[in-house]
Context: one part of a larger RNA
RNA sequence: UGGCGGGGGAGCACCACAAGAGGUGGAGGCUGCGGUUCAAUUGGAUUCAACGCCGGAAAACUCACCGGGAGCGACAGCAGUAUGAUUGCCAGGUUGAUGACCUUGCUUGACAAGCUGAGAGGAGGUGCAUGGCCGCCGUCAGUUCGUACCGUGAGGCGUCCUGUUAAGUCAGGCAACGAACGAGACCCUUGCGUCUAGUUGCCAGCAGAUCCCUUUGGGAUGCUGGGUACCCUAGACGGACCGCCACUGCUAAAGUGGAGGAAGGAGAGGGCGACGGUAGGUCAGUAUGCCCCGAAUCUCCCGGGCUACACGCGGCCUACAAUGGGCAAGACAGUGGGCUCCGAUCCCGAAAGGGAAAGGCAAUCCUUUAAACUUGCUCUUAGUUCGGAUUGAGGGCUGUAACUCGCCCUCAUGAAGCUGGAAUCUCUAGUAAUCGCGUGUCAUCAUCGCGCGGUGAAUACGUCCCUGCUCCU
Repeated sequence: UGGCGGGGGAGCACCACAAGAGGUGGAGGCUGCGGUUCAAUUGGAUUCAACGCCGGAAAACUCACCGGGAGCGACAGCAGUAUGAUUGCCAGGUUGAUGACCUUGCUUGACAAGCUGAGAGGAGGUGCAUGGCCGCCGUCAGUUCGUACCGUGAGGCGUCCUGUUAAGUCAGGCAACGAACGAGACCCUUGCGUCUAGUUGCCAGCAGAUCCCUUUGGGAUGCUGGGUACCCUAGACGGACCGCCACUGCUAAAGUGGAGGAAGGAGAGGGCGACGGUAGGUCAGUAUGCCCCGAAUCUCCCGGGCUACACGCGGCCUACAAUGGGCAAGACAGUGGGCUCCGAUCCCGAAAGGGAAAGGCAAUCCUUUAAACUUGCUCUUAGUUCGGAUUGAGGGCUGUAACUCGCCCUCAUGAAGCUGGAAUCUCUAGUAAUCGCGUGUCAUCAUCGCGCGGUGAAUACGUCCCUGCUCCU
């Protein structure tokens, strides 16, 4: 100097507690991991920070694993070769048969894989040789420098104290005075307004068209003329600063309450992650040192495997029902995606789906009926009209191919499960919970990831007791 302590003080955090809400842990299924098994069940990751992770939804490919089969050596040297490499061929021989091989001969005219080295290639090894990227400390507030001063020196001071802040944020004090990185500012989205613009968006007023109830009239459709008011879209600008008032505070920094305001004290959400540490992870994204394989540890093909199953663990999905299940009718979104693609509409089919096919390279067309919700009927507490696992039969789709091992439809079957021990996780507002939708992967396959909107709570406004973090000592 730094670290640590079941030393002390100050402060902080729903990866802490308290007050609450919903779960996990019990069941079935999906998925990942361990273990075991196997010809192989390829490999990595293992507290937080491995385990729906490697965008890892593997039928072939992927693929690295296993069992078979096949292929590949630039260049140099040696040996051979114009006394002919190599290619093709008549005849004969060999042979079951063949210029496959041999003999003789003809043709052509420069190469050759036999050996040695050396390559190409390697998802072969080493992440403890590395670059790059990433995780965690870190939802942290720290880390340093110049000059001066103090100390023999290591070093200290500044960076400390008091108050304050989300913050080494700011104010006051002080042998310090300044400065840099970080914090903040900045950038994006969102919430309010103004202006500009008006097609593919929109339709208030005006006119028309079609349809419905039809009564003089009323309603529906942006469909047309027309318009650009509104909505919306997307560009510019404004707006919030403790600016105003009161109180507290030191006449400070700031805090508490209030007014106005769409928004109030960082408005909300994200991007951005200091000096460093963790020999953290990745040689299996790529790059790369060294080592190794090199006719196989390279490359291709076929089949199998990664999908096994006494068992253990993690994450999720569906439930155990009446705040519910079923049937019928009715209403309201927003992200996105689309040419080997999205596919309206019509026809066939009970459905999955099939046939024909308009429009759309997109504010134009399609995906696109959102679901929870509302209304009516039914079920009446039951292993049930709950629950849907499992299995049987019949069909459909994708694809060269669904046996191992895909998805969907219909009928039948109808398992466990009646709210889950010890323990443990997430969350403070448009959040939790719940409901569906889009997209990525993708020939096919989503209970996954990433987004989107709908409905929409309860409880703190505290504390340092537990778990940790920061500072001083």
The part of an RNA shown here (small-subunit ribosomal RNA, 3' major domain) has 473 nucleotides and comes from an uncultured archaeon. Its Rfam family is "Archaeal small subunit ribosomal RNA". Clan: SSU clan. The full RNA is in RNAcentral, with records from SILVA.